The part of an RNA shown here (small-subunit ribosomal RNA, 3' major domain) has 474 nucleotides and comes from an uncultured bacterium. The coordinates come from a structure-prediction model, not an experiment, and the mean pLDDT is 83. RNAcentral holds the full RNA, with entries from ENA and SILVA. Its Rfam family is "Bacterial small subunit ribosomal RNA".
[in-house]
Context: one part of a larger RNA
RNA sequence: UGACGGGGGCCCGCACAAGCAGUGGAGUAUGUGGUUUAAUUCGAAGCAACGCGAAGAACCUUACCAGGGCUUGACAUCUGCCGAAUCCCAAGAGAUUGGGAGUGCCUUUUAGGAACGGCAAGACAGGUGGUGCAUGGUUGUCGUCAGCUCGUGUCGUGAGAUGUUGGGUUAAGUCCCGCAACGAGCGCAACCCUUAUUGUUAGUUGCCAUCAUUUGGUUGGGCACUCUAACGAGACUGCCGGUGACAAAUCGGAGGAAGGUGGGGACGACGUCAAAUCAUCAUGCCCCUUAUGUCCUGGGCUACACACGUACUACAAUGGCCGCAAACAACGGGAAGCGAAGCCGCGAGGCGGAGCAAAUCCCCAAAAGCGGUCCCAGUUCGGAUUGCAGGCUGAAACUCGCCUGCAUGAAGUCGGAAUUGCUAGUAAUCGCAGAUCAGCAUGCUGCGGUGAAUACGUUCCCGGGCCUUGUACA
Numbered sequence: 001u002g003a004c005g006g007g008g009g010c011c012c013g014c015a016c017a018a019g020c021a022g023u024g025g026a027g028u029a030u031g032u033g034g035u036u037u038a039a040u041u042c043g044a045a046g047c048a049a050c051g052c053g054a055a056g057a058a059c060c061u062u063a064c065c066a067g068g069g070c071u072u073g074a075c076a077u078c079u080g081c082c083g084a085a086u087c088c089c090a091a092g093a094g095a096u097u098g099g100g101a102g103u104g105c106c107u108u109u110u111a112g113g114a115a116c117g118g119c120a121a122g123a124c125a126g127g128u129g130g131u132g133c134a135u136g137g138u139u140g141u142c143g144u145c146a147g148c149u150c151g152u153g154u155c156g157u158g159a160g161a162u163g164u165u166g167g168g169u170u171a172a173g174u175c176c177c178g179c180a181a182c183g184a185g186c187g188c189a190a191c192c193c194u195u196a197u198u199g200u201u202a203g204u205u206g207c208c209a210u211c212a213u214u215u216g217g218u219u220g221g222g223c224a225c226u227c228u229a230a231c232g233a234g235a236c237u238g239c240c241g242g243u244g245a246c247a248a249a250u251c252g253g254a255g256g257a258a259g260g261u262g263g264g265g266a267c268g269a270c271g272u273c274a275a276a277u278c279a280u281c282a283u284g285c286c287c288c289u290u291a292u293g294u295c296c297u298g299g300g301c302u303a304c305a306c307a308c309g310u311a312c313u314a315c316a317a318u319g320g321c322c323g324c325a326a327a328c329a330a331c332g333g334g335a336a337g338c339g340a341a342g343c344c345g346c347g348a349g350g351c352g353g354a355g356c357a358a359a360u361c362c363c364c365a366a367a368a369g370c371g372g373u374c375c376c377a378g379u380u381c382g383g384a385u386u387g388c389a390g391g392c393u394g395a396a397a398c399u400c401g402c403c404u405g406c407a408u409g410a411a412g413u414c415g416g417a418a419u420u421g422c423u424a425g426u427a428a429u430c431g432c433a434g435a436u437c438a439g440c441a442u443g444c445u446g447c448g449g450u451g452a453a454u455a456c457g458u459u460c461c462c463g464g465g466c467c468u469u470g471u472a473c474a
Stems, first nucleotide, its partner, number of pairs: 001474002003471003007468007015458002019422005026313008034304002042053002064299007073124001077123002079120005086101006105113003126288002129286003135282002137277003140273001142271001147186006153162003166177003192265004197233007206223003211220002236259001239253005315415001319374005332363003337356002342351003381412001386407007428450007
């Protein structure tokens, strides 16, 4: 000087407390461990691994296993020779092997060249093989915590100290005052995006108050309004009062759409964990080279006495079912695409093909609402499991996809010890869209609808910041 203390002081955080909803019990989905297996590819491991890499394993992916093949190779450059490329038939599980057809383009035209295919030889290719404890890059975490440092000066023999401590204040090393310090840098904040109010400009594909018109903003007309999207305005403790040290600031008020960082996002200091990743990529060294490379078929990654994590659905009446008529979103996506109307089917879906590269057309139906019934039961709750019959995608749904109808109707009556999230348009609840994607979503990322309760307080648990103290630790 740090680190640590079941030392002290001050302060903060959904850390506790006050509340709400859960998890832990059931069934299923999914990930992991374990076990099994020819293989169940590999990585991730307290917080910070476990719906994680994977924004989507039937083949492919695929790295694993079995079997069948190749050895200048599936891929790149160079040399020589031959042939256009390409297509068809047969054998085979296919990779592949055998046979046949075929003759193009450019030029300086007995010939040469370009692309492509085959053969030969070697230089070489190739490796998701090892090492993340050799590395770059990227990322997690403490933590959006308020800290981490430097120059000059001063003090100290020196390591170092000071500044950065102190009194106040703040979300903040934020600001003020004081001070052997005076300044500065990286962080904080602001500048960026979005949302909340409004003005101007603009008025189609958007809108319709007034005037006509229509089944219908459909058409004329209009751009007032809504909306769209560019540029502005607006919030700064600016104003008033109290407190304060005549300060910084804080409390209350006015005006205002918004008030003290308005809400949300992007943004992550010096560093810590030899943290994660050699399997995104790049890369040193080591290793393989008729194999640890590469091609193909099939299988596996989907196994199943069990254990754990994360979710979904429930256990019901604030509910289930049926019926009726219908109301209100937002974000998004669409050409090998979205696919309307109409018709067929109980339904999944099929036929159909209008319109639309989309403020125009389509996906698009929002769901939670109203009435009736059920009468507290393992039920008209719950839907697992299984049988049959179908639909869709795709060469192909046996291993191993999703959906529909009929039948079947399991556990489950609110969950022990323990434990998680959340402070407001939040929790809870309700549906919708998108990426990946031929098909496959209870996951993920977004979007809107309805919309709470509680916070006395900081004694305690956990984590963190500053000062101080002790130390046999570095």